Description
Fluoride riboswitch aptamer (crcB RNA motif) from Pontibacter harenae, 78 nucleotides, folded computationally. It was read from a public genome assembly, where an Rfam model found it.
RNA sequence: GCAGCAUAAGGCAAUGGAGUUUGCCUGAAACCGCCAGCACCCUACAACAGGGCAUCGGCUGAUAACUCCUAUAUUUUG
Numbered sequence: 001g002c003a004g005c006a007u008a009a010g011g012c013a014a015u016g017g018a019g020u021u022u023g024c025c026u027g028a029a030a031c032c033g034c035c036a037g038c039a040c041c042c043u044a045c046a047a048c049a050g051g052g053c054a055u056c057g058g059c060u061g062a063u064a065a066c067u068c069c070u071a072u073a074u075u076u077u078g
Base pairs, nucleotide, nucleotide: 009026010025011024012023013022016069017068018067019066020065021064033059034058035057040052041051042050043049
């Protein structure tokens, strides 16, 4: 210096908090939703087209899963 393992611990799973479980990551990483898509870029080209896509626009969900609370929304009752 590289690789692996173990122990302890921490972090993350598209909007808040808690418990339980699951998965992932570990000295940087895990993580950072979907649809459409002009400019722009790439490929091909006679033309058509295909892919990526900043910005802008639209849509669903407070969970990774279950339960509860909170916020929001709808309905009913007092």

Annotation:
Model confidence (mean pLDDT): 76 of 100.